């Protein structure tokens, strides 16, 4: 110096994840406080009309002729959500996966320092006013304690 542990009440970060009432249990000398449920309030998400967008390629028919979300044949491919968390190159033949960057986001003394995941729905959802419905989690860490390991002095 310092990886990793342990602590997480006040302070503080990311995030919508907060307040209140009322009832279970647990805890405890009693508050308090923990846990679940149920309302209520705030906060965030989701489905959801007109209107307004949207509409793979190719071929046939049909139509006086042309057009078309029209029929029919092949051929390709599903499509959404929560989130900053998307997209591009290299690298292996190719997946997984490594590195470079990048729209976005976060944090701060504004100097800078991160992140740029991941989970979910299942053939289905554009916008969308009533309306209908869910969520209200999880995580990090400053300080302090402990300390592998690693360098350096100085003494024997």
């Nucleotide at each position: 110096g310092g990886a990793g542990c342990a602590c997480a009440c006040c302070a503080g970060c990311c995030g919508a994840g907060c307040g209140g009432u009322g009832g279970u249990u647990c805890c405890u000398c009693a508050g308090c406080g923990a846990u679940c449920c149920a309302c209520c309030g705030g906060c965030g998400g989701g489905g959801g009309a007109c209107c307004c967008a949207c509409a793979g390629c190719g071929g046939a028919a049909c139509c006086a002729a042309c057009c078309g979300a029209g029929u029919c044949c092949g051929c390709a491919c599903g499509g959404g959500g929560c989130g900053a968390a998307u997209c591009g190159g290299a690298c292996c033949g190719a997946a997984u996966g490594u590195c470079c960057g990048u729209a976005g986001c976060g944090c701060g003394g504004c100097a800078g320092c991160g992140c740029g995941a991941g989970c979910c729905c299942g053939u289905c959802a554009g916008c969308u006013c009533a309306c209908c419905u869910c969520g209200u989690a999880g995580g990090c860490a400053a300080c302090u304690g402990c300390a592998a390991c690693c360098g350096u002095g100085c003494g024997c």